[in-house]
């Protein structure tokens, strides 16, 4: 120094052909329960790494950058 991966809610992850931002876990509120725990209902919680382009539209296509990985020199 060149490739190629991977970045999404407090963790782990999906998100297909560009148009609803989502799933488990965890989290806080309610009922059952003396109480815990567990179940069962509900809700909070995201600049989709960043920075710009394309396009009515962009987690998704370009581009260049930052970090992690890996593989080449």
């Nucleotide at each position: 120094g060149g490739g190629c991966c991977a970045u999404u809610a407090g963790c782990g992850c999906a998100g297909u052909u560009g148009g609803g931002a989502g799933c488990g876990c965890g989290u806080c509120g309610c009922a059952c329960u003396g109480g815990c725990a567990g179940u069962g209902c509900g809700a909070a919680g995201g600049u989709c790494g960043u920075c710009g382009g394309u396009u009515c539209a962009a987690g998704u296509c370009c581009g260049a950058u930052a970090u992690g990985g890996u593989c080449c020199a």